[in-house]
Overview: A computed fold for a 64-nucleotide RNA from Fibrobacter succinogenes, annotated as transfer RNA. It matches the Rfam family "tRNA". Rfam describes the family as follows. Transfer RNA (tRNA) molecules are approximately 80 nucleotides in length. The family's RNA type in Rfam is transfer RNA. The same sequence occurs in records of 2 taxa. The prediction has a mean pLDDT of 82. The organism belongs to Fibrobacter, within Bacteria.

RNA sequence: CGAUAGCUCAAUUGGUAGAGUCACGGUCUCCAAAACCGUUGGUUGGGGGUUCGAGUCCCUCUCG
Numbered sequence: 001c002g003a004u005a006g007c008u009c010a011a012u013u014g015g016u017a018g019a020g021u022c023a024c025g026g027u028c029u030c031c032a033a034a035a036c037c038g039u040u041g042g043u044u045g046g047g048g049g050u051u052c053g054a055g056u057c058c059c060u061c062u063c064g
Base pairs, nucleotide, nucleotide: 001064002063003062006021007020008019009018015052023039024038025037026036027035045061046060047059048058049057
């Protein structure tokens, strides 16, 4: 310094947790691929604190 969806990563000085990819379904096609559309998926590494409210601030632990 980093840890956020299976994977790769966002989240604009604290205010609804998202995208791409994967998987699944659909359209298209003689079939398939590609393309397009849609859906599923999260104890934000563990614990504690501050705050009306924490992914974000503070402390501690674990891992790289």